[in-house]
Context: one part of a larger RNA
RNA sequence: GCCGGGGAGUUCACGGCCGUGGCGAGCCUAAGGGGUUAAACCCCGGAGGCGCAGGGAAACCGACAGCCCGCAGCGGGGCAACCCGCGAGGGGCGGGGUCUGAAAGGGCCCGCAGUCACGGCCGUGAGACCAGAAACCGGGCGAUCUAGCCCUGGGCAGGGCGAAGCGGGGCGAAAGCCCCGUGGAGGCCCGAAAGGGUUCUGAUGUGCAAAUCGUUCCCAUGACCUGGGGCUAGGGGCAAAAGACCAACCAAGCCCGGUGAUAGCUGGUUCCCCCCGAAGCGGGUCCCAGCCCGGCCUCCCCGGAGGUUGCCGGUGGGGUAGAGCACUGAUCGGGGGUGCGGGAGCCGAAAGGCUCCGGCCCCCGGUCAAACUCCGAACCCGCCGGCGCCGUAGAAGGGGGGAGGCGGGGGCGGUGGGGUAAGCCUCCGCUCCGAGACGGGAACAACCGAGACCGGGGUUAAGGCCCCCAAGUGCGGGCUUAGUGUCAAUCUCAAAGGGCGUCUCCCGCCCAAGACAGCGGGGCCGUGGGCCUAACAGCAGCCAUCGGCUAAGCAACGCGUAACAGCGGACCCGCCGAGGCGGGAGGCCCCGAAGAUGUACAGGGACUAAGCCCGCCGCCGAUACCCCGGGCCUCCGGCCGUUGGCCGGAGUGCGGUAGGGGGGCGCGGCCGUGGGGCAGAAGCCGGGCCGAGAGGUCCGGUGGACCCGCGGCCGACGAAGAUCCCGGC
Numbered sequence: 001g002c003c004g005g006g007g008a009g010u011u012c013a014c015g016g017c018c019g020u021g022g023c024g025a026g027c028c029u030a031a032g033g034g035g036u037u038a039a040a041c042c043c044c045g046g047a048g049g050c051g052c053a054g055g056g057a058a059a060c061c062g063a064c065a066g067c068c069c070g071c072a073g074c075g076g077g078g079c080a081a082c083c084c085g086c087g088a089g090g091g092g093c094g095g096g097g098u099c100u101g102a103a104a105g106g107g108c109c110c111g112c113a114g115u116c117a118c119g120g121c122c123g124u125g126a127g128a129c130c131a132g133a134a135a136c137c138g139g140g141c142g143a144u145c146u147a148g149c150c151c152u153g154g155g156c157a158g159g160g161c162g163a164a165g166c167g168g169g170g171c172g173a174a175a176g177c178c179c180c181g182u183g184g185a186g187g188c189c190c191g192a193a194a195g196g197g198u199u200c201u202g203a204u205g206u207g208c209a210a211a212u213c214g215u216u217c218c219c220a221u222g223a224c225c226u227g228g229g230g231c232u233a234g235g236g237g238c239a240a241a242a243g244a245c246c247a248a249c250c251a252a253g254c255c256c257g258g259u260g261a262u263a264g265c266u267g268g269u270u271c272c273c274c275c276c277g278a279a280g281c282g283g284g285u286c287c288c289a290g291c292c293c294g295g296c297c298u299c300c301c302c303g304g305a306g307g308u309u310g311c312c313g314g315u316g317g318g319g320u321a322g323a324g325c326a327c328u329g330a331u332c333g334g335g336g337g338u339g340c341g342g343g344a345g346c347c348g349a350a351a352g353g354c355u356c357c358g359g360c361c362c363c364c365g366g367u368c369a370a371a372c373u374c375c376g377a378a379c380c381c382g383c384c385g386g387c388g389c390c391g392u393a394g395a396a397g398g399g400g401g402g403a404g405g406c407g408g409g410g411g412c413g414g415u416g417g418g419g420u421a422a423g424c425c426u427c428c429g430c431u432c433c434g435a436g437a438c439g440g441g442a443a444c445a446a447c448c449g450a451g452a453c454c455g456g457g458g459u460u461a462a463g464g465c466c467c468c469c470a471a472g473u474g475c476g477g478g479c480u481u482a483g484u485g486u487c488a489a490u491c492u493c494a495a496a497g498g499g500c501g502u503c504u505c506c507c508g509c510c511c512a513a514g515a516c517a518g519c520g521g522g523g524c525c526g527u528g529g530g531c532c533u534a535a536c537a538g539c540a541g542c543c544a545u546c547g548g549c550u551a552a553g554c555a556a557c558g559c560g561u562a563a564c565a566g567c568g569g570a571c572c573c574g575c576c577g578a579g580g581c582g583g584g585a586g587g588c589c590c591c592g593a594a595g596a597u598g599u600a601c602a603g604g605g606a607c608u609a610a611g612c613c614c615g616c617c618g619c620c621g622a623u624a625c626c627c628c629g630g631g632c633c634u635c636c637g638g639c640c641g642u643u644g645g646c647c648g649g650a651g652u653g654c655g656g657u658a659g660g661g662g663g664g665c666g667c668g669g670c671c672g673u674g675g676g677g678c679a680g681a682a683g684c685c686g687g688g689c690c691g692a693g694a695g696g697u698c699c700g701g702u703g704g705a706c707c708c709g710c711g712g713c714c715g716a717c718g719a720a721g722a723u724c725c726c727g728g729c
Stems, first nucleotide, its partner, number of pairs: 001729006011126013026050003032044004054061002064094001066093004073086005095110006129268004136258006147232009156222001158190003161186001165182007195218002200214001202213002234250001236246002271664006281294005296404001297402006306390003310387009322375001323373002328369011340358001342357006408433007416426003438449003453630007463620003466605003472617001474616006485607002497591003501588010518575005524548003529543003554569001557568003631654002633651008665718001667715010683702008
């Protein structure tokens, strides 16, 4: 891992609601007892419980035959729509009981339904759907491992160094010193055994081994190693101290018990179909992974005619966006005033004076504000009317049972709030995913299309139509040469700033009296204008910028010189012969452009249209829409043999997680009833058929003795999951 078997909402008590049944102003017995085939069942048993009256703490007092509206239904009228009458149930008015209160007023209650049993759902208490702790407590078992200690034994090759003491010699006044021997001390040295376990952070790492192997290393007469016997025990021991060790995991051993501890956490929770279908919000919470109440879902009952999310009109409310400076504040520049006096400077002997700065006020101009507003939308809300829509096939409203849920997320809008920003945090509205399949988007919860009962056929949507790949190598016009591009948006979209790239448009000016460019020529004289200056002659600077000759030529636009000179330019003529120059706007394109595994930013091939813009025709393309056939659900009507069936009709019914409701299938057993079986039961294997499904049935084989239908009852009743348990392979 697979297969087989086991494996999770149970039981009792009490309480709530619904259903069914019995009896009913009543209903029921409990313990216990009698009978019995000792099980079932029948009978007795009224103690007691609930109900029949409430109000009040209590004392205590103590309740509806009245009137009106009116659903269903019934009766009458009418062809019908409908009208009239009665009207169970329902509603309103009035009345009443009691408590409070001086009263007024107010609270609870009153015009009769319960109770018992069974079934279903739920709550509470219990282990309470199952599995799972880390722990806590009690009583025991452990020092054959290991720690320390006690008693009693054992062990340590060989070599080296050479303390004290002693002997001899030398020296000395002495104390004593020196030399040579002798001697053999030591938690001394080297190094086997023994003990240890340092390095390679070696080998191994489903190992030889739940700590080993190799190498290296430490120690090796000592606080040494070691055999045997013994002592200390779990909040305790022991510890040259690491929270080490106490039998292979010790910050509190192990075993059993309390024990099914508790777990707001995690995982799991077993057949089918049908109907509806959520929420991740508000308030509270030692609350934020939980829970309670409300909102949202579901089911049932009452009720009986209105309801209203949309649009329009009317009417009232509002102070946001924006704007503004009239208030509250802030703020820049200028001017003026001041019965303000803080600061600085000057003058003065002082008193004081003058100027500037400052405060306050006014004027002019310019700004800012969530907690400013003289203003003020869009928009939102209340009410009224109309339209639309929903509703007698029963809405609105009311009551009751059961939930789930209280981790949300994406898109668009609010130029919302916070933040530099974020696939960021947070709020509101709509929407989608969540709980939504299908088609498109290469792939892709929430983007586009579209809400899937089943089968078949057709038509479209988004998006597409060169090949992969269904449908145009479609038509007309323009743009792009960058493989730009072949990207709806989001995203993963690249900017400021540039481009004699190219296309289009607009404005101004020049031009056959000849423009623009190019080429040829002219470009002068007074004069080197005046001043300044060493000098300055068009060209450092200042001032002025005239006159003449002319087709034209500057008291000079640039380069240049020390100053001149020189070279161009303006300006004019000629040659040439048709457009030229300047500015602005738009389209496509280019530069700007650097990233980490591999082109890698078209899904690919590839494309000069198969790119981009505009227009047109056709086609493809979903579970959408239409048609045909079928199924189911709810409701209405009719009929019948009435928990239902059949026929007809209505539905802008039939996606669905949590979850609510309804109906079924299968398993085991019991009761009743009907059947099958050695001429072959159950079980198993293979196949056919039926049913929407759980499943059912038939045939063959195997097997060799029991099995099934129908009506009803009971239940430790359904497995793929829990790193589930046991077994097999």